[in-house]
Context: one part of a larger RNA
RNA sequence: CUGGGCGUAAAGCGCACGCAGGCUGAAUUAUAAGUCGGUAGUAAAAGGCGGGGGCUCAACUUCCGUAUAUCUAUCGAUACUGUAAAUCUAGAGUAUGUGAGAGGGAAGCGGAAUUCCCGGUGUAGCGGUGAAAUGCGUAGAUAUCGGGAGGAACACCAGUGGCGAAGGCGGCUUACUGGUCCAUUACUGACGCUGAGGUGCGAAAGCGUGGGGAGCAAACAGGAUUAGAUACCCUGGUAGUCCACGCCGUAAACGAUGAAUGUUAGCCGUCGGCAUGCAUGCAUGUCGGUGGCGCAGCUAACGCAUUAAACAUUCCGCCUGGGGAGUACGGUCGCAAGAUUAAAACUC
Numbered sequence: 001c002u003g004g005g006c007g008u009a010a011a012g013c014g015c016a017c018g019c020a021g022g023c024u025g026a027a028u029u030a031u032a033a034g035u036c037g038g039u040a041g042u043a044a045a046a047g048g049c050g051g052g053g054g055c056u057c058a059a060c061u062u063c064c065g066u067a068u069a070u071c072u073a074u075c076g077a078u079a080c081u082g083u084a085a086a087u088c089u090a091g092a093g094u095a096u097g098u099g100a101g102a103g104g105g106a107a108g109c110g111g112a113a114u115u116c117c118c119g120g121u122g123u124a125g126c127g128g129u130g131a132a133a134u135g136c137g138u139a140g141a142u143a144u145c146g147g148g149a150g151g152a153a154c155a156c157c158a159g160u161g162g163c164g165a166a167g168g169c170g171g172c173u174u175a176c177u178g179g180u181c182c183a184u185u186a187c188u189g190a191c192g193c194u195g196a197g198g199u200g201c202g203a204a205a206g207c208g209u210g211g212g213g214a215g216c217a218a219a220c221a222g223g224a225u226u227a228g229a230u231a232c233c234c235u236g237g238u239a240g241u242c243c244a245c246g247c248c249g250u251a252a253a254c255g256a257u258g259a260a261u262g263u264u265a266g267c268c269g270u271c272g273g274c275a276u277g278c279a280u281g282c283a284u285g286u287c288g289g290u291g292g293c294g295c296a297g298c299u300a301a302c303g304c305a306u307u308a309a310a311c312a313u314u315c316c317g318c319c320u321g322g323g324g325a326g327u328a329c330g331g332u333c334g335c336a337a338g339a340u341u342a343a344a345a346c347u348c
Stems, first nucleotide, its partner, number of pairs: 004319003007302002012316001014201004021194003025088002028085004033081002035077007048066007091191001092188004096183002099180001103177002106174004110154001115149007125136002162169002206247006215241002220236004258315006266293013297304002321348003330341004
């Protein structure tokens, strides 16, 4: 390389957009580049293959025959691919009319709770644990009532419910804004799919500058436990957690399952539309999501099963024994932490 694979054995990039490239719907005509065929030329010798001969055989060697591919010229074929022209509407998109939604960024507002501060009542405990102690409290705590400050998060609703490409998104209101479903006709007429590089987005932690800081809480301190206890438990507590701007670019970034299209029994739930029927929430049908079970089929098994891991096609990514190692070196990126790309010796 061929081949075989990628849910759990090694293997799907965290996700998207997209240049190049690859692939690309239906019907018609032309062309004949790819493709196929004929003829002619070329295709050195050796080698190969078939037959015969020579070394005692064989290897080896020799003679005869034969052959393939490429290439050139020319004459044809036209199904498929390509190219050109013109056409279509089933893919894709646009318009119109409705709908649902924690989709996004911004501003404003709200109540419960924790903490702190002030005042009232009130008195000896509170707190904490397996039990305690550290800790707080007669300078009046805990408890309780009233008032105030401030930060963060939004109980119930809440649901294998919804939305988003993924990360993710949950109090209320306002304006701005993205995507999407359904229905009706109308329009464009293949405008499509994938996507190496590239670009953007990307939880948490971490970093830079400036704010903020209620609760929680790495580090740290103390009290316990213990043989010890650099832990688990307790009392405290700083970064951080929050905001703005800028970095980082990683996760069991998981459905451990790339994207797209078509085909292949059903049954039961649930969310959003539409139509019809009955008449006021049901039934039937249908489209789009989201779940459970299950046939064929697949699978090493587990299991998957119209949301496929079935049957096919297109494009991309990735794997090739374990350790060494996702390491070293070099490159690129980063303020750093480090990220990314990525070996070998050696060893089993």
A computed fold for a 348-nucleotide part of an RNA from an uncultured bacterium, annotated as small-subunit ribosomal RNA, central domain. Its Rfam family is "Bacterial small subunit ribosomal RNA". RNAcentral holds the full RNA, with entries from SILVA.